This is a predicted structure of a 680-nucleotide part of an RNA (large-subunit ribosomal RNA, domain II) from Bacteroidales bacterium Phil12. Rfam family: Bacterial large subunit ribosomal RNA. Taxonomically the source falls in Bacteroidales (Bacteria, Pseudomonadati, Bacteroidota, Bacteroidia). The coordinates come from a structure-prediction model, not an experiment, and the mean pLDDT is 83.
Context: one part of a larger RNA
RNA sequence: GCCUACGAGUUACUGUUACUGGCGAGAUUAAGAUGUUAAGCAUUGGAGUCGGAGCGAAAGCGAGUCUGAAUAGGGCGAGAUAGUCAGUAGGAGUAGACGCGAAACUUAGUGAUCUACCUUUGAGCAGGUUGAAGUUCCGGUAACGCGGAAUGGAGGACCGAACUAGUAACCGUUGAAAAGGUUUUGGAUGACUUGAAGGUAGGAGUGAAAGGCCAAUCAAACUGAGAGAUAGCUCGUACUCCCCGAAAAGCUUUUAGGAGCUACCUGGAUUAUAGUUUACAGAGGUAGAGCUACUGAUAGGAUGCGGGGGUGUCAAAGCCUGCCAAUUCCUGACAAACUGCGAAUACUGUAAAGAUGAGAUCUGGAGAAAGGCUGCGGGCGCUAACAUCCGUAGCCGAGAGGGGAAUAACCCAGACCAUCAGCUAAGGUCCCGGAAUAUAUGCUAAGUUGGAUUAACGAGGUCGGUUCGCAGAGACAGCCAGGAUGUUGGCUUGGAAGCAGCCAUUCAUUCAAAGAGUGCGUAACAGCUCACUGGUCGAGGGGACUGGCAUGGAUGAUAAACGGGCAUAAAGCAUAUUACCGAAGCUAUGGAAUGAGAAUUCAUUGGUAGGGGAGCAUUCUACGUUGAAGAAGCAUGUUCGUGAGGAUGUGUGGAGAUAAGUAGAAAAGCAAAUGUAGGC
Numbered sequence: 001g002c003c004u005a006c007g008a009g010u011u012a013c014u015g016u017u018a019c020u021g022g023c024g025a026g027a028u029u030a031a032g033a034u035g036u037u038a039a040g041c042a043u044u045g046g047a048g049u050c051g052g053a054g055c056g057a058a059a060g061c062g063a064g065u066c067u068g069a070a071u072a073g074g075g076c077g078a079g080a081u082a083g084u085c086a087g088u089a090g091g092a093g094u095a096g097a098c099g100c101g102a103a104a105c106u107u108a109g110u111g112a113u114c115u116a117c118c119u120u121u122g123a124g125c126a127g128g129u130u131g132a133a134g135u136u137c138c139g140g141u142a143a144c145g146c147g148g149a150a151u152g153g154a155g156g157a158c159c160g161a162a163c164u165a166g167u168a169a170c171c172g173u174u175g176a177a178a179a180g181g182u183u184u185u186g187g188a189u190g191a192c193u194u195g196a197a198g199g200u201a202g203g204a205g206u207g208a209a210a211g212g213c214c215a216a217u218c219a220a221a222c223u224g225a226g227a228g229a230u231a232g233c234u235c236g237u238a239c240u241c242c243c244c245g246a247a248a249a250g251c252u253u254u255u256a257g258g259a260g261c262u263a264c265c266u267g268g269a270u271u272a273u274a275g276u277u278u279a280c281a282g283a284g285g286u287a288g289a290g291c292u293a294c295u296g297a298u299a300g301g302a303u304g305c306g307g308g309g310g311u312g313u314c315a316a317a318g319c320c321u322g323c324c325a326a327u328u329c330c331u332g333a334c335a336a337a338c339u340g341c342g343a344a345u346a347c348u349g350u351a352a353a354g355a356u357g358a359g360a361u362c363u364g365g366a367g368a369a370a371g372g373c374u375g376c377g378g379g380c381g382c383u384a385a386c387a388u389c390c391g392u393a394g395c396c397g398a399g400a401g402g403g404g405a406a407u408a409a410c411c412c413a414g415a416c417c418a419u420c421a422g423c424u425a426a427g428g429u430c431c432c433g434g435a436a437u438a439u440a441u442g443c444u445a446a447g448u449u450g451g452a453u454u455a456a457c458g459a460g461g462u463c464g465g466u467u468c469g470c471a472g473a474g475a476c477a478g479c480c481a482g483g484a485u486g487u488u489g490g491c492u493u494g495g496a497a498g499c500a501g502c503c504a505u506u507c508a509u510u511c512a513a514a515g516a517g518u519g520c521g522u523a524a525c526a527g528c529u530c531a532c533u534g535g536u537c538g539a540g541g542g543g544a545c546u547g548g549c550a551u552g553g554a555u556g557a558u559a560a561a562c563g564g565g566c567a568u569a570a571a572g573c574a575u576a577u578u579a580c581c582g583a584a585g586c587u588a589u590g591g592a593a594u595g596a597g598a599a600u601u602c603a604u605u606g607g608u609a610g611g612g613g614a615g616c617a618u619u620c621u622a623c624g625u626u627g628a629a630g631a632a633g634c635a636u637g638u639u640c641g642u643g644a645g646g647a648u649g650u651g652u653g654g655a656g657a658u659a660a661g662u663a664g665a666a667a668a669g670c671a672a673a674u675g676u677a678g679g680c
Stems, first nucleotide, its partner, number of pairs: 001680006011095004016090008026050003032044005054061002064076004098236002101233001105226006116200009125190001127159003130155001134151006163187003168183004202218001205213002239615006249262005264367001265365007276353007288341001289339002295335002299331004306324002308321004371396009401412003416591004421587003427581003430565003436578001438577006449567002457552002461549008470540001478536005484509003489503003515530001519528002592605005616669001618666006624658003633652008
């Protein structure tokens, strides 16, 4: 993991609601007793309970009563309408109360054969090394001290087996082993190791102290009992079909992952509106707008109270000001906590319309009270977040189907069942792939794009539009020629001559035209060039603004950001048009169920939590049957039913089984609980 069996809302009592039954202004017995029995049943038993009257704290009064001075007012009652005893079902309470599950607590005991320490009594430690004190001899001394050589054999001494420990690495890790193996390593006469027999016990012991050890268990052992402790927590909770169908919100909570009330769902009873649209009547201060209307904020200009600075022999007056700046005026313009204005919606009320029975009240039963995403209006944040907090609509949640490559929420569309029928939606129609290599007119050259988004800024990309000049009296571009004179204008300067810089009625002359000079250049000149003019050429040409598509900007790790192949007068983009494909949508045909209706009929039938309804099966009981001419069970067919399931044939099996009926009673249905037991 699979299979089989077992495995979870039960039982008692007491309230409550509904239904059924008995009796009914009444209903009913309890214990006990008598009779008779297998269980039981019958007859008694009126104690008691509920109802028939309430109000008040009570005395008490009473269809009233309490409060009160009150005959007022008000509160609670009467004045409509019945209860009670049983049974069944829903739900509640008290009990273990749907099942399994703690860590813990208390109490009574059992443990020191493991291990810690202690007691008593024993045992063990190959071999080798070092050579303390003491002693002897010799030397030495006044005598000691002292020196040397021997002897001696000390030590939590040294090396190293047994023994003991467990340092490092590797192996082992469903092991050979619930702590081991190999190599290596520490101690190895000692605070050593070890045998046997004893001692200390659970908030206690023991501990060279690690919260270590106390029988593979230790920050409080193990076993029984209290005990089914408690668990606002997790997990699980078993057959079918049908009807309806939520919530993730408000308030409160030692409350926030739990509860209570309300909203929302469902069953029953009783009622008749609810919603929509239109018309009318309302309250309002949002969007917008406005501010020379307030409160504030605000750019530029004018004015310049006042201030700063300077000057004034100190001071004051006065004077000055490239400064700040009130007020007022002109122009512009801002605001959630501004408003002399002010919508659309939404909201309230009345009436009508056309449907409809959605609404309301009372009552039984709930669930939910972690919500999420998208669009729109906002707060908050960075106009960040699959962020967070509100409002509003939709969807997911609890919604299948088609599209979006895949993809809870996006787009289309709400699945009763069947069909080898049709039409469409979104989206598509070259191939993968169902359907146009459709039609018409343009654009794009970037594979842009199809097939994600992408800025400021840049650019003789290209196609349009608007507009202003120039042009057969010859434009634009090219080429040929001219581009002069007063004059080197004046000033400045070493120099300044068109071209360092400054000044200027930048003037005048000759001209077809030529600036007191556009750029390069020189130390300054020179030189080249431009504006401007003529010639040549011969038809369009130049500028500004603006729209479409494209382009650079453009940057990440698979080719890897089309779904792939691929596609260029597209299979891209834009506009227009026709056809087709395309869903569980709609239609067609047949069928089922639910609701409404007098009826031909009409409408409805996605669904989690949850409410309601109707059934199937299992075991036992009662009535009744069946079986060796073959029961149950098992295997495999057929058939009936929407389904749970039922009937039946054949084979097997070899002794019980039980109506396809009507009732009653339950140890009454398994896929899950790291479920329990067994098997594989």